[in-house]
Context: one part of a larger RNA
RNA sequence: GCCAGUAAGUUUAUAUUUGUGGCAAGUUUAAUAUUAAUUAGUAGACGCAGAUAAUUCAAUUUUUAAUAGAGAAAAAUGAAAAAGUCGCAAAUAUAAGACCCGAAGCUGAGUGAUCUAACCAUGAGCAGGUUGAAAAAAUAGUGGAAACACUUUUUGGAGGACCGAACUAGUGUCUGUAGAAACAGAUUUAGAUGACUUGUGGUUAGGGGUGAAAGGCUAAUCAAACUCAGGUAUAGCUGGUUUUCUGCGAAAUAUAUUUAAGUAUAGCCUGCAAAAAUAUUAAAAUAGGGUAGAGCACUUUUAAAAUACGGGGGGUCUUUGACCUUACUUAGUUUUGAAAAACUUCGAAUAUGUUUUAAGAUAAUUUGUGGAGUCAGACUUUAGGCGCUAAGGUCUAUAGUCAAGAGGGAAACAGCCCAGAUUAUUUAAUAAGGUCUUAAAUUCUAUAUUAAGUGGUAAGAAUGUUUAAAAAUUAAAACAAUUAUAAAGUAGGCUUGGAAGCAGCCAUCUUUUUGAGAAAGCGUAACAGCUCAUUAAUCUAGUUUUUUUACUUCAAAAAUUUAUAAAGACUCAAAUAUAGAACCGAAUUAAUAAAAUAUUUCAUAUUGGUAGCAGAACGUUCGGUAUGUUAAUGAAGAUAAGUUGUCUAAUUUAUUGGAGAUAUCCGAAGUGAGUAUACUGGC
Numbered sequence: 001g002c003c004a005g006u007a008a009g010u011u012u013a014u015a016u017u018u019g020u021g022g023c024a025a026g027u028u029u030a031a032u033a034u035u036a037a038u039u040a041g042u043a044g045a046c047g048c049a050g051a052u053a054a055u056u057c058a059a060u061u062u063u064u065a066a067u068a069g070a071g072a073a074a075a076a077u078g079a080a081a082a083a084g085u086c087g088c089a090a091a092u093a094u095a096a097g098a099c100c101c102g103a104a105g106c107u108g109a110g111u112g113a114u115c116u117a118a119c120c121a122u123g124a125g126c127a128g129g130u131u132g133a134a135a136a137a138a139u140a141g142u143g144g145a146a147a148c149a150c151u152u153u154u155u156g157g158a159g160g161a162c163c164g165a166a167c168u169a170g171u172g173u174c175u176g177u178a179g180a181a182a183c184a185g186a187u188u189u190a191g192a193u194g195a196c197u198u199g200u201g202g203u204u205a206g207g208g209g210u211g212a213a214a215g216g217c218u219a220a221u222c223a224a225a226c227u228c229a230g231g232u233a234u235a236g237c238u239g240g241u242u243u244u245c246u247g248c249g250a251a252a253u254a255u256a257u258u259u260a261a262g263u264a265u266a267g268c269c270u271g272c273a274a275a276a277a278u279a280u281u282a283a284a285a286u287a288g289g290g291u292a293g294a295g296c297a298c299u300u301u302u303a304a305a306a307u308a309c310g311g312g313g314g315g316u317c318u319u320u321g322a323c324c325u326u327a328c329u330u331a332g333u334u335u336u337g338a339a340a341a342a343c344u345u346c347g348a349a350u351a352u353g354u355u356u357u358a359a360g361a362u363a364a365u366u367u368g369u370g371g372a373g374u375c376a377g378a379c380u381u382u383a384g385g386c387g388c389u390a391a392g393g394u395c396u397a398u399a400g401u402c403a404a405g406a407g408g409g410a411a412a413c414a415g416c417c418c419a420g421a422u423u424a425u426u427u428a429a430u431a432a433g434g435u436c437u438u439a440a441a442u443u444c445u446a447u448a449u450u451a452a453g454u455g456g457u458a459a460g461a462a463u464g465u466u467u468a469a470a471a472a473u474u475a476a477a478a479c480a481a482u483u484a485u486a487a488a489g490u491a492g493g494c495u496u497g498g499a500a501g502c503a504g505c506c507a508u509c510u511u512u513u514u515g516a517g518a519a520a521g522c523g524u525a526a527c528a529g530c531u532c533a534u535u536a537a538u539c540u541a542g543u544u545u546u547u548u549u550a551c552u553u554c555a556a557a558a559a560u561u562u563a564u565a566a567a568g569a570c571u572c573a574a575a576u577a578u579a580g581a582a583c584c585g586a587a588u589u590a591a592u593a594a595a596a597u598a599u600u601u602c603a604u605a606u607u608g609g610u611a612g613c614a615g616a617a618c619g620u621u622c623g624g625u626a627u628g629u630u631a632a633u634g635a636a637g638a639u640a641a642g643u644u645g646u647c648u649a650a651u652u653u654a655u656u657g658g659a660g661a662u663a664u665c666c667g668a669a670g671u672g673a674g675u676a677u678a679c680u681g682g683c
Base pairs, nucleotide, nucleotide: 001683002682003681004680005679006678011096012095013094014093015092016091017090018089019088020087021086022085023084026046027045028044032040033039050057051056060072061071062070063069099240100239102237106230107229108228109227110226111225117204118203119202120201121200122199123198124197125196126194128163129162130161131159135155136154137153138152140151141150142149143148167191168190169189172187173186174185175184206222208218209217210216243617244616245615246614247613248612253266254265255264256263257262267374268373269371270370271369272368273367274366275365280359281358282357283356284355285354286353287352293346294344295343299340300339301338302337303336304335305334306333307332310329311328312326313325314324315323316322317321377402378401379400380399382397383396384395385394386393407418408417409416422594423593424592425591427590428589429588433584434583435582436568437567438566442581444580445579446578447577448576449575455570460554461553464551465550468547469546470545471544472543473542481538482537483536484535487511488510489509492506493505494504517532520531521530522529595607596606597605598604599603618672620669621668622667623666624665628662629661630660637656638655639654640653641652642651643650644649
């Protein structure tokens, strides 16, 4: 992993509600006794009356001084106020293991030191080689008065000494990793007379031991061992919870919470009972408002000007001050112009409340009551807050969709666009979106634009093309191009080392001319030199500037492969803009044939659905029915095929099987498996 079997809302008590049955102003027993069944038992409970803390009183009562007032209750009226109680069934709640499986842990009583830690007692073990401490001796030497010291020689054999087997350890690497092994093998390495290693026996026990201390070890178990018990500990957390069909169908919000993964009440769903022109929509009337906008009269902020108290600076004088003055500054006032979520002299649209009128009808409204689920929401539109007018961000409001919604479109794509799937069948008409091919439907009609494959990336930039307009200039010759001209007084004056059109300052005239600046640039040390303005000639038809419309260009760099139109491909289009026609296109709508539900005379309407509520069925085992029926002329079961039914299912035939099975109706449950890292077994 597969297959088979097992596997989860149960039982008791009490309470409430609904249904149903008995009796009924009453109903009913419990313990207990007793019978074949049953019956007896009336203690007690609920109900028929309430008020009060209570005595107590009573259709009234409590409070009170009160006959007032107030609280609770009753009566009367009326078609309608006024039935309980005991069983049974179902649902829910509470108490219990309480739908099932699942902790880590806590407590108690015991069992463990044959592993391992430390210690105690008693034994055992350590090849060989090296080094050569203390100490001793000498009839040696030197020093010394001596003791003795040193040197030399000869002995000697110390050490948590050295090298290295056994033994003990476990440093690096490789192998192994479902291993040969739940820690090993190979090789390498450390200690190897010591704080050494080791045999046997013994001691210390779980908040305890032992520990050269790593939270290590304490029997493959250790930040508190193992076994059994409390015990089905508890789990607001995860997972699972078994046949069918039908009706309706949510929520992810508010408030509170040692509350945020939970729960309670409300909101939203559902069953039952009841009520009413209740809800809804439209129109009209009416009510409040301070948002958008606007505005500056208030508050705060702000641009400029005028006027100007005051301040600062300066001057004069007769200096506690006075007068005059102005680089500056400036309250206030006036004029002009602005900003505001926490400004308003103003002020909508929408939205909301109330009333009236109307419409419409399978009810969408309200009340009571039984049962819930929901309290992690997501994206999109619009108005906003926070953030960076960042986020598939976050927080409100608003509408929608998803959630719980299939179908068509958006290449693919919960939340976008269209549209809400009862079933079957084949057609038709459409929606969004499309109609060259993939691929259903136009290579449709008409007029333009684009040349960029733009279509199928932005700000920005631009003699791309296009649309519309304005101004100026031009046959007295424009714009552009070409050939010439661009002179003289004069190197203007000043300055300067120099300054000649062109470092700088001042001035910027006159003449000759068709025309030419005391010069608009480049250039020289200063001159020179090259252009420009200006003018002439050649040439011949439009030219220049500004604004505007639409499309395009550049801007434009990424990694396997073109790869951000889905692809092929597309250029008077299969792109873009405008106008029009036709067609395709969904589970939509219409048509045909059925089913169920609701209200019902027909008929009409409805039938997507998670959590969830309600309803109706099927099957399994057992009991009664059953002293029945059926069965060796072949039961149950198994296999295969067929038939019926909307489904759970039922049934027939054939083969096999070889002894029980059981209609119908009713009753009772150990009553239905595909999922729980489920359990047991098999493979």